[in-house]
RNA sequence: GCACCUUUAGCUCAGUUGGUUAGAGCGCGCCGUUCACAUCGGCGAGGUCUGAGGUUCGAACCCUCAAAGGUGCA
Repeated sequence: GCACCUUUAGCUCAGUUGGUUAGAGCGCGCCGUUCACAUCGGCGAGGUCUGAGGUUCGAACCCUCAAAGGUGCA
């Protein structure tokens, strides 16, 4: 330099061909249970979906550019 992949909650990741509410596990907070801790159960907080533009009635999802990380080739 070229090609490809990834970017969604604090972490690891889902998200079906664009459709009305953005989710799970772990973690975190509170409550119950216990003499206490752990386990377990219940409830809850936490995200402008990497950024900017565009297409569309409607975008995490499609298109373009950019950024960060990774893989391969030279």
About this RNA
This is a predicted structure of a 74-nucleotide RNA (transfer RNA) from a Candidatus Vogelbacteria bacterium. It matches the Rfam family "tRNA". The family's RNA type in Rfam is transfer RNA. RNAcentral holds the sequence, with entries from ENA. Taxonomically the source falls in Candidatus Vogeliibacteriota (Bacteria, Bacteria candidate phyla).